[in-house]
């Protein structure tokens, strides 16, 4: 250098043909429950969806560039 994948919450992942509030388990915090600790229950706090432009009434979802990372090939 060409060309393929992947990039969503502290960790792992989901997210349909673009549509109305962006979710799951895991962990973390508060509470109940216990003599205490696990475990169980009920809530909660965590997100510029990798960044930038663009299409579109409307983009985590499509389009182009860029970065990480990983692969194939020269």
């Nucleotide at each position: 250098g060409a060309c393929c994948g992947u990039u969503u919450a502290g960790c792992u992942c989901a997210g349909u043909u673009g549509g109305u509030u962006a979710g799951a388990g895991c962990g973390u915090c508060a509470c109940g429950u216990u003599g205490a600790c696990a475990u169980c229950g009920u809530g909660a706090a965590g997100g510029u969806c990798a960044g930038u432009g663009g299409u579109u009434c409307g983009a985590g979802u499509c389009c182009a560039c860029u970065a990480a990372c990983g692969g194939u090939c020269a």
Transfer RNA from Candidatus Falkowbacteria bacterium UBA2355, 74 nucleotides, folded computationally. It matches the Rfam family "tRNA". Lineage of the source: Bacteria > Bacteria candidate phyla > Candidatus Falkowiibacteriota.